A computed fold for a 73-nucleotide RNA from Ilumatobacter sp., annotated as transfer RNA. The sequence is in RNAcentral, with records from ENA and MGnify. The same sequence occurs in records of 2 taxa. Its mean pLDDT, the model's own confidence on a scale to 100, is 83. The source organism's lineage runs through Bacteria, Bacillati, Actinomycetota, Acidimicrobiia and Ilumatobacter.

[in-house]
RNA sequence: GGGGCUAUAGCUCAGUUGGUAGAGCGCGACAAUCGCACUGUCGAGGUCCAGGGUUCGAUUCCCUGUAGCUCCA
Numbered sequence: 001g002g003g004g005c006u007a008u009a010g011c012u013c014a015g016u017u018g019g020u021a022g023a024g025c026g027c028g029a030c031a032a033u034c035g036c037a038c039u040g041u042c043g044a045g046g047u048c049c050a051g052g053g054u055u056c057g058a059u060u061c062c063c064u065g066u067a068g069c070u071c072c073a
Stems, first nucleotide, its partner, number of pairs: 001072007010025004019056001027043005049065005
């Protein structure tokens, strides 16, 4: 220098041939227990890496950039 992959909740990760964003763990409350743990129920928590474009509508499609991983030279 060139190619590929990844970026979504505090962490690990799904997701949608474009239509209000989810799981597990973690956190809070309640139930249960003499109490703790386990378990169950409910809840909080996200400008979906940034900017622009297409569209009635973009996390999703297109362009550019940033960061990480990786292959080639």